RNA sequence: AACUUAUGAAGAAAGGUGGAGGGAUCGGCCCUGUGAAACCUUGGCAACCCUCAUAUUGAGAAGGUGCCAAAUCCUAUUCUUGACGUGUCGUCGGAAAAAGAUAAGUA
Numbered sequence: 001a002a003c004u005u006a007u008g009a010a011g012a013a014a015g016g017u018g019g020a021g022g023g024a025u026c027g028g029c030c031c032u033g034u035g036a037a038a039c040c041u042u043g044g045c046a047a048c049c050c051u052c053a054u055a056u057u058g059a060g061a062a063g064g065u066g067c068c069a070a071a072u073c074c075u076a077u078u079c080u081u082g083a084c085g086u087g088u089c090g091u092c093g094g095a096a097a098a099a100g101a102u103a104a105g106u107a
Base pairs, nucleotide, nucleotide: 002106003105004104005103006102007101013042014041015040016039017038021031022030023029025076027074028073043068044067045066048064049063050060051059052058053057072099077096078095079094080093082092083091084090085089
């Protein structure tokens, strides 16, 4: 890298180094010299693995991950008895997927 399953409107930042990018990709829209990425230190959130119990549940947070702007920031493909319009189309709304992320597992 591949496959399977689960989850996504909640939650959680300070300091140091650094010095221009960052938010996966597309189009948007944002963040950023009042200091981006990255690294380090400390802290925190959450509860997948985990631990415990009175065990389809509940509690916990030592350890393994993860995470700490914005709904996975919005969007992409299809469908739609929905709404509107200048109506084989467009915009908005709704549903399901795709993609990507994280965890646990498989060969």